[in-house]
Context: one part of a larger RNA
RNA sequence: UUGGGUGUAAAGCGUAUGUAGGUGGUUUUUCUUGUCCACCAUGAAAUCCUAGGCUCAACCUUGGACAGCCGGUGGAAACUACCGAGCUAGAGUGUGGAAGGGGUAGAGGGAAUUUUCGGUGGAGUCAUGAAAUGCGUAGAGAUCGAAAAGAACAACAAUGGCGAAAGCACUCUACUGGGCGAACACUGACAUGGAGAGAUGAAAGCUAGGGAAGCAAAUGUGAUUAGAUACCCUAGUAGUCCUAGCCGUAAAUAAUGGAUACUAGGUGCUGUGCAUAUUGACCGGUGCAAUGCUAUAACUAAUGCAUUGAGUAUCGCACUUGGGGAGUAUGCUUGGAAGACUGAAACUC
Numbered sequence: 001u002u003g004g005g006u007g008u009a010a011a012g013c014g015u016a017u018g019u020a021g022g023u024g025g026u027u028u029u030u031c032u033u034g035u036c037c038a039c040c041a042u043g044a045a046a047u048c049c050u051a052g053g054c055u056c057a058a059c060c061u062u063g064g065a066c067a068g069c070c071g072g073u074g075g076a077a078a079c080u081a082c083c084g085a086g087c088u089a090g091a092g093u094g095u096g097g098a099a100g101g102g103g104u105a106g107a108g109g110g111a112a113u114u115u116u117c118g119g120u121g122g123a124g125u126c127a128u129g130a131a132a133u134g135c136g137u138a139g140a141g142a143u144c145g146a147a148a149a150g151a152a153c154a155a156c157a158a159u160g161g162c163g164a165a166a167g168c169a170c171u172c173u174a175c176u177g178g179g180c181g182a183a184c185a186c187u188g189a190c191a192u193g194g195a196g197a198g199a200u201g202a203a204a205g206c207u208a209g210g211g212a213a214g215c216a217a218a219u220g221u222g223a224u225u226a227g228a229u230a231c232c233c234u235a236g237u238a239g240u241c242c243u244a245g246c247c248g249u250a251a252a253u254a255a256u257g258g259a260u261a262c263u264a265g266g267u268g269c270u271g272u273g274c275a276u277a278u279u280g281a282c283c284g285g286u287g288c289a290a291u292g293c294u295a296u297a298a299c300u301a302a303u304g305c306a307u308u309g310a311g312u313a314u315c316g317c318a319c320u321u322g323g324g325g326a327g328u329a330u331g332c333u334u335g336g337a338a339g340a341c342u343g344a345a346a347c348u349c
Base pairs, nucleotide, nucleotide: 004320005319006318007303008302012317014200015199017197022192023191025087026086027085028084034079035076036075037074038073039072040071048064049063051061052060053059090190091187092186093185094184095182097180102176103175104174105173106172107171108170109153113149114148115147116146117145118144119143120142124135125134161168162167205246206245207244208243209242210241214240215239219235220234222232258315259314260313261312262311265294266293267292268291270289271288272287273286274285299304322349323348324347331342333340334339
C1' cells in the first nucleotide's frame, strides 16, 4: 500500500541475450473488439427521501430515488483492435573506409628477482624507531662471468582507447566479435522493453593433474607491550601461475536499470567526415559518434544534477514501505563441499 518513491534517507537485478504477456512510426481500405450515442430490460422487499394515517413516536401506507457492472436491439466510425494494400523518417542489410590493451590460439623478447656453478676478495651482512632472531672463515654480503627457472610486462601512458558487464597493455602472426563515420542502393515497422529461462560473471574457495622464481593467509621464531594469539622483523605452507571442471558472490559503484523524443551556452579530448584555404601539412569554420570539465533554465530536503539529467514526457521491467530480531530460523531449489537463491515470525524499542 500511494495520484508516493528508488545517486547520498528503505529501494535499480553484476551484466547482456531473449520466450510469454505489455507498449509501439506513417497513408489508406475492410470490419466493429474496445469506445461513444439512443432505446429496452434488469436493478426483490426492508432501508433512504417526500407526503399522509394511528393524539406523538415506534409502526403502517402513497409516491419517488437507488452508483457502477452485466444483458438485448438499433446506430456512429475519429481513435484502438482486426483485414487487405502501400510508404520510409525507426530498425536492419549491402558497398567501400579508418580507429582500437575487444576475444581465442600460437610464436618470440628484454630488464629485474631467486637459485646453481666459476673467478676476485676477506669480515661482516641483513633488518629496524632501536634491536634481536636469521645468514657468514665449511668464505657470507659485495663484485664479475656463465647457466636455469617461474611470474610480471618499466618508459610510451593520458582527464586517452576497447568491451554488455566482469575486464583488457612487452612484440609479432593466424582466426574472430562488436561499434563508428561517408555516399548511395536494398528490405519495409522487421521496433522497444522483458516475468520465467538459458548465457556470462573479479577475487577468494573447491576437485584432478602439472608448475612453483617472487609474494604470502595459516604456522614457527625475534621484538614491542602490563599482556600482544596484532601492528614491526626473520623464516614460511596452502594459495597466487597453467590445463580441465565446479562455485555464482563483491562498496560487481557512476552507490544513478533500459529505450525514445524534446529542452541555453562555454571549453577540452578521441574517432571520422564536409566545405574553404594551401605547393603541401597546419590554423580557423562546421557535421556525426564517444569521453571529460564548467554553467543557465528546470529539478532537488540539501548536497548537487544539468543534451552522458537527478530536467520535460511516454513505455514495459526490477525493487522499496520504521529500527532491531535477520539476510537469522524453517521449507523448497541448487552445489561434491564451502555455501548460494528464495526468505519469515515471536519478542522488543
Model confidence (mean pLDDT): 87 of 100.
Small-subunit ribosomal RNA, central domain from Tacca leontopetaloides, 349 nucleotides, folded computationally.
Rfam family: Bacterial small subunit ribosomal RNA.
Taxonomically the source falls in Tacca (Eukaryota, Streptophytina, Spermatophyta, Dioscoreales).
The full RNA is in RNAcentral, with records from SILVA.